This is a predicted structure of a 73-nucleotide RNA (transfer RNA) from Acutalibacter sp. 1XD8-36.

RNA sequence: GGGCGAUUAGCUCAGUUGGGAGAGCGCAGCGUUCGCAACGCUGAGGUCGUGGGUUCGAAUCCCAUAUCGUCCA
Numbered sequence: 001g002g003g004c005g006a007u008u009a010g011c012u013c014a015g016u017u018g019g020g021a022g023a024g025c026g027c028a029g030c031g032u033u034c035g036c037a038a039c040g041c042u043g044a045g046g047u048c049g050u051g052g053g054u055u056c057g058a059a060u061c062c063c064a065u066a067u068c069g070u071c072c073a
Base pairs, nucleotide, nucleotide: 001072002071003070004069005068006067007066010025011024012023013022019056027043028042029041030040031039049065050064051063052062053061
């Protein structure tokens, strides 16, 4: 220098004919218990890496760019 993959909640990740942003764990509250754990219910938490473009509409398609991983040179 070039190819490929990844980037979504605090963590691990899902989300592929373009239309509702989600799960598990964690966190907070309540219930249960003498208390804790476990269990049940409820809730908070997101500029979908960044900047543009296409579209009525973008996490998703296109371009550029950043970081990480990997391969080639």
It was read from a public genome assembly.